[in-house]
Model confidence (mean pLDDT): 81 of 100. A computed fold for a 95-nucleotide RNA, annotated as THF (Tetrahydrofolate) riboswitch aptamer. It was read from a public genome assembly, where an Rfam model found it.
């Protein structure tokens, strides 16, 4: 100097449990403002994410009962894929 490579946050999906809603929120679309977070340092987006305030749209209920469904529902646990938008250094291996 030059090749090749590890690593995080989290993001997807799957199983389990527990919870919520089935009187209809939640979940998915959207608009705007605000803020965070992004591999060992740094910088960092038109990308991702929470938060507030809006807009369209929208559903499975049964059952004397024990429950048994139903929701692109919430969480927590197991498994599985996928992973720094990118740039600069930095590590490992070769040379």
């Nucleotide at each position: 100097u030059g090749c090749a490579g590890a690593g995080u946050a989290g993001a997807c999906u799957u199983u389990a449990a527990a919870g919520c809603g089935u009187a209809a929120a939640g979940u998915g679309c959207u608009u705007c403002u605000u803020g965070u977070a992004c591999a060992g340092g740094g910088a960092g987006u038109u990308g991702a994410c929470a938060a507030g305030a809006g807009g369209a749209c929208g559903a499975a209920g049964g059952g004397c009962a024990a429950c048994c469904g139903c929701g692109g529902u919430u969480u927590u646990a197991g498994g599985g894929u996928c992973g720094c938008a990118u740039c600069c250094c930095g590590c490992u291996g070769c040379u």